This is a predicted structure of an 86-nucleotide RNA (transfer RNA) from a Bacillota bacterium.
Taxonomically the source falls in Bacillota (Bacteria, Bacillati).
Its Rfam family is "tRNA". Rfam links the family to the GO term triplet codon-amino acid adaptor activity. About the family: Transfer RNA (tRNA) molecules are approximately 80 nucleotides in length.
Its mean pLDDT, the model's own confidence on a scale to 100, is 82.
RNA sequence: GGAGUGGUAUCGAAGUGGUCAUAACGAGCUGCACUGGAAAUGCAGUGUACCUCCGGGUACCGCGAGUUCGAAUCUCGCCCACUCCG
Numbered sequence: 001g002g003a004g005u006g007g008u009a010u011c012g013a014a015g016u017g018g019u020c021a022u023a024a025c026g027a028g029c030u031g032c033a034c035u036g037g038a039a040a041u042g043c044a045g046u047g048u049a050c051c052u053c054c055g056g057g058u059a060c061c062g063c064g065a066g067u068u069c070g071a072a073u074c075u076c077g078c079c080c081a082c083u084c085c086g
Base pairs, nucleotide, nucleotide: 001085002084003083004082005081006080007079010027011026012025018069028046029045030044031043032042033041047060048059049058050057051056062078063077064076065075066074
């Protein structure tokens, strides 16, 4: 330099044009139960930023732009990781 795969919450990961991001699901974390105390187990909760009349609302799928009535999903450019080729 060329090609391919991938980038989704703290981590992993599903979703591949519309009924959904209430971001599923798993882990982690917090609280409670259980215990003499732990572990294990069970139950509940748990993304970030901004706004707020505190009820809630809006935005965010690597970054930016485009197509479309509608984009995490399709197209283009760029960035990053891994694999292969030279």